[in-house]
RNA sequence: AGAGGGCGAGGUGACCGCCGGUGAACCUGGCAACGGGAACACGGGAGGAAAGUCCGAGCUUCAUAGGGCAGGGUGCUGGCUAACCGCCAGUCGAGGUGACUCGCAGGACAGUGCAACAGAAAGCAAACCGCCCAUCGCAAGGUGGGUAAGGGUGAAACGGUGCGGUAAGAGCGCACCGCCUCUCCGGUGACGGAGAGGGCACGGUAAACCCCACCCGAAGCAAGACCAGACAGGGGUCGCGUUGCCCGCGCGAUGGCCCCGGGUUGGUUGCUCGAGCCCGCCGGCAACGACGGGCCUAGAGGAAUGGUCGCCAGACACAGAACUCGGCUUACGGACCUCU
RNA sequence: GCCGGAGUAGCUCAGCUGGUAGAGCAGCUGAUUUGUAAUCAGCUGGUCGGGGGUUCGAUUCCCUUCUCCGGCU
Numbered sequence: 001a002g003a004g005g006g007c008g009a010g011g012u013g014a015c016c017g018c019c020g021g022u023g024a025a026c027c028u029g030g031c032a033a034c035g036g037g038a039a040c041a042c043g044g045g046a047g048g049a050a051a052g053u054c055c056g057a058g059c060u061u062c063a064u065a066g067g068g069c070a071g072g073g074u075g076c077u078g079g080c081u082a083a084c085c086g087c088c089a090g091u092c093g094a095g096g097u098g099a100c101u102c103g104c105a106g107g108a109c110a111g112u113g114c115a116a117c118a119g120a121a122a123g124c125a126a127a128c129c130g131c132c133c134a135u136c137g138c139a140a141g142g143u144g145g146g147u148a149a150g151g152g153u154g155a156a157a158c159g160g161u162g163c164g165g166u167a168a169g170a171g172c173g174c175a176c177c178g179c180c181u182c183u184c185c186g187g188u189g190a191c192g193g194a195g196a197g198g199g200c201a202c203g204g205u206a207a208a209c210c211c212c213a214c215c216c217g218a219a220g221c222a223a224g225a226c227c228a229g230a231c232a233g234g235g236g237u238c239g240c241g242u243u244g245c246c247c248g249c250g251c252g253a254u255g256g257c258c259c260c261g262g263g264u265u266g267g268u269u270g271c272u273c274g275a276g277c278c279c280g281c282c283g284g285c286a287a288c289g290a291c292g293g294g295c296c297u298a299g300a301g302g303a304a305u306g307g308u309c310g311c312c313a314g315a316c317a318c319a320g321a322a323c324u325c326g327g328c329u330u331a332c333g334g335a336c337c338u339c340u
Numbered sequence: 341g342c343c344g345g346a347g348u349a350g351c352u353c354a355g356c357u358g359g360u361a362g363a364g365c366a367g368c369u370g371a372u373u374u375g376u377a378a379u380c381a382g383c384u385g386g387u388c389g390g391g392g393g394u395u396c397g398a399u400u401c402c403c404u405u406c407u408c409c410g411g412c413u
Base pairs, nucleotide, nucleotide: 001340002339003338004337005336007334010312011311012310013309014308015307016306018045019044021042022041023040026037027036028035029034047318051329052328054327055326056325057324058323059220060219061218062217066247067246068245069244071216072215073214074213075212076090077089078088079087080086091105092103093102094101095100106211107210111209112208113205114204128151129150130147131146132145133144134143135142136141159177160176161175162174163173164172178200179198180197181196182195183194184193185192186191224269225268226267227266234260235259236258238252239251240250241249276295277294278293279292280291282289283288341412342411343410344409345408346407347406350365351364352363353362359396367383368382369381370380371379389405390404391403392402393401
C1' cells in the first nucleotide's frame, strides 16, 4: 500500500423504575362486542445499519390472475437463490510498477434520427492551403487536369509504421501490426490459441427511437378478516368487480338489503416460529445446498429498554423496531484479526 | 408506516426528440418632472439542490443522495 472478516459499548453486583408474556389474588369501565388497572412469582425487552424506501419476495383482497395490445424492467458467460437491478466463479475491456480495483459489458449491414461551433468536407464521398503535370503570362499569378503523403479544423476526417514505387502520390506492391472471412484445436459457455485466404470494404451514438432474447396482473397491514352497536326510508333492472384499452371471466339478484341513498368512526384480530438463529459434519473453487443436534430471541397503539451507587474498562461514532424476510445504497468515533 | 410530487436569478415561473438558460416582478444607472410615483431606455444578477456516470458536449439521459410538499381510518 491492497484485499477480506467480524466487533461496534459498555460489563458486572445491588436498589429503584418503564413496556410486553405466563401464572395468579383483587379493583373497575361499557347496553354489548370487548376492555382498563394491579400486589406477588418466573422469564424477555432495538441495530449493523432498525435509516433511505432503491430492488426482490412472503402475506392479504380483487378470479389460487386467463388471452391480446399498450406500458415497464433486465441485458458478456456459467452457476446460486423463493425471487431480484442481488451474490459467487469466470471471460473481455479499462486503470495501476504491483497486490488488486472498476465496468447499465446484447445488436450500429433491419429501419429512422442526431453530430452545435469550427472546418473544403461529418457519412458518401469531397478538396481550403499544399504537391505534381500541361498550358497562358516578362513576372506576380490565372486556367485545366492528377493526387490525398504533408498542413490546417474538429470530440471524431475513410487502416497504422517502414521500405519500395511514382511526374507527384496512393494497399499501387511488399514486411510487421490491426481488421474481415474460412478451417482446425481447447473450453458447458462468454471466449482463447493456431493456420490459410482477402488489399481494407463495414466510422461514432442504442444511459436516442428502435430490434432481439427473457421477465412483469393490480393494490398495499391505513392490505384485509371477524364481532358489536346505530340508522329512514325511497328508487332502479340490470348492477358491481383493485389493469390504461379490448376480450373473457366472476359475484349479487329480480321482494334480495344487489345497487343508489342513509347510519356508524366502536372493539378484537392480522402481530410475530421464520425461505429463523447457533453448533457439528458432508458436497461444492465459491455463492450455496443436504443431513444431525440444540435454541425461542421486542411486539406497542401517545407508542417501552432509564436512573443512582460500588468495582472493572482506553472507549465521547452513526443512530432507535411498528406486518415480515432477502439484498442494495447511504451515515459512522474507534480498536481488533487474517491474507497479499 | 405506505404511496405520490417538486427543487432553475432576491421572489413567481418558463425552458428537456441533449448544442452552452430566459420572462415578469424586484435591484442599479440614465432620461422625463420643481420633486416623487408612473412611464421610457439600458444594465446587473445563475455551483440549474449535492455527488458520480453515459456522451465530443448534460438543466435535459442514468445511478445515488439531501431538502420540501401532498394524499391514505